[in-house]
Context: one part of a larger RNA
This record gives sequence, C1' cells and structure tokens, in this order.
RNA sequence: CUGGACUUAAAGCGUGUGUAAGCGGAAAAGAAAGCGUUUUGUGAAAGCCCCCGGCUUAACCGGGGAACUGCAAGACUAACUGCUUUUCUUGACGCUAGCACGGGUGCGUGUAACUCUUGGUGAAGCGAUGGAAUGCCUAGAUGUCACGAUGAACUCCGGUGAUGAAGACGACACACUGGGCUUGUCCUGACGCUGACACGCCAAAUCGUGACGAGCAAACGGGAAUACAUACCCCGGUAGUCCGCGUCAGAAAACCAUGUCUACUACGUUGUGGGAGUUCUGACACUUUCACGGUCGAAGCAAAAGUGCUAAGUAGACCGCCUGGGGAGUACGGUCGCAAGGCUAAAACUC
Repeated sequence: CUGGACUUAAAGCGUGUGUAAGCGGAAAAGAAAGCGUUUUGUGAAAGCCCCCGGCUUAACCGGGGAACUGCAAGACUAACUGCUUUUCUUGACGCUAGCACGGGUGCGUGUAACUCUUGGUGAAGCGAUGGAAUGCCUAGAUGUCACGAUGAACUCCGGUGAUGAAGACGACACACUGGGCUUGUCCUGACGCUGACACGCCAAAUCGUGACGAGCAAACGGGAAUACAUACCCCGGUAGUCCGCGUCAGAAAACCAUGUCUACUACGUUGUGGGAGUUCUGACACUUUCACGGUCGAAGCAAAAGUGCUAAGUAGACCGCCUGGGGAGUACGGUCGCAAGGCUAAAACUC
C1' cells in the first nucleotide's frame, strides 16, 4: 500500500459560502499526453527458477536457458481518459407571467395580564402548604373601583401546518430586503458537483461597557421537613433574563444521534403551495402533473430494533470521521480569548 465501517456498538464537522484539488452531460473532427501493439538498445556478474554436466552422493562447482515485470528511442493504433477546435440541449443559470411564506432588518402602533404610584370604598385579616411557619396588614393589607406609570410577552387562529443552510422564526401596519415553488415550442450553452485550508452565520449560559429592570430567578437570607438537608416545599431576593455596542465567546442530546450532490427501484393514504384537464358556467367534485411535509408498507437492506422514492435499497462523485476499555478529549507544545475557556492532541501505566 491493499481492508472494513460511521441511526442505536468507536465514528457525519452545528451550519453554509467557497479557494486549491478530485470528479464531471450529448455529437463530430484533429493531435497523440495517458492507455495499448510492435521493434531496437539497455536492464553488470553472481544469486533465485528450469535443463544438462563435474567431484562415490549432497552441500559445493561448471555450462546453457529463462527471468530481470524497469528505462530510453523509433514505428503503428485511436475505443476509453486527458488536450485543441466546432456544434448541441437534457444538467446549471437567466428571463416571462403568477403564487405561498411566524425568512431577515428597521421604524411605529396596539392589547390583556402581572407589578407599582395616587385617590375612592371597606374593616381584619391576607397569603402560603400535605399541614404549618417565616412573610404582608389598624401608619388600613387582602378584596373592589378609577386615573396613571413601567418593563417584558404577544391568548384565540395554531395544525406531526408554513419559512429558513443551520441556530431559529408567531400581535398589527409600513419601509427595505433574501431565498423558494409553478409556468412557457423564451435566452445563454456544461457555465456543473463536492470541497482540504479559509471565511460568514451560529441556542442557552458567560465576559466588558452603557442603558433599563414589570414578572421570573442562579447566588444569598429566612421558614419548614429531616437522623443530617449546603436539596426537593414555602416566604423573600441580587446577578441574569430584555435593549445598544464589542478586535468578546463559538461550546449544546447544535439530534433525523442519519454529510452534500446525482440517477434508478411497488403501491395505498393524508396534509401544504402551484399548474393543466373534464362539466354550458360556477362553488364543489373527479382525473392528472410539479415541488414540499407526514404515515403505512412490497422488494431489498439490517445483528435486531427498524428503514423502505424524505432509504439505513441499487450505483456513482467528493469531503469529514472511526480502529478495544480506562488513562483522556487530559498533559506538554502551538494557537485563539479580557477571563471563563475553545481548537489541535499524545504517552507511561493498567485491564
């Protein structure tokens, strides 16, 4: 080097954009780099292998052959790969006409509830729990009514329903903006796929700074319960949660524990968004077609559970990753970070 794997046994990077690189649709012509045929030269001798011979045999030795799978040059071939030129439309992009959308950003507005302020009413409790207590309350609580303030969140619709690469995304209006689907006898003409390094985005918690702070609530204080109770229950309560900024972080059971792309391989059923047809018209209905989301299931696959056109089936392209458990995702080194820590990543030893 040659192997086998990666849903659950070790193993798919959180996710995308994309450089190098690898791979790449149909037809024709050319050239001949790869590939192939052939010739010549070379590929030291010895050894290995085959045949023959010499020592009584063998080891050993002598002779011949083959081999030396390589390299160089010449001639030839043109199916395949690469190259050059020309052409094509089915991949890809664009355009036309439509469609759906909690996709993103900004700005403004609204609503119920909680809490708080003020005032009215009212008079002894309230609140909490398994039961209590801590707590609040005659300086008038809880309850109730009214005006107001602030912050956060958007009931119903709402749906294994929509959108987004993922994280994620749900009141309403407006502005700006991304992507997607359908459609057409339209355009370009392979412009494609993957993607080491790199770069962008990335929940919660955390860090820095400045605002804000209603509710909730690590830490903390108190009350219970308990053998103890640094907990579970209760009363409070600060960071935080929310917002702006950042040479900030980049870790999640970041999960479909299933990388991306392409082609092919039974049905049934259901939902979402379009198109077409059937009917004189129309709601509807039926048939059909494309894209997306589910469910059941044939074949197949699988250790089984299961999966099954959304594959874990049949194949191809490219990347990532695994190789017994512990030591250890640790040490050391490097690098990034204000820090917390992240990334990269062993060994001794042991079973």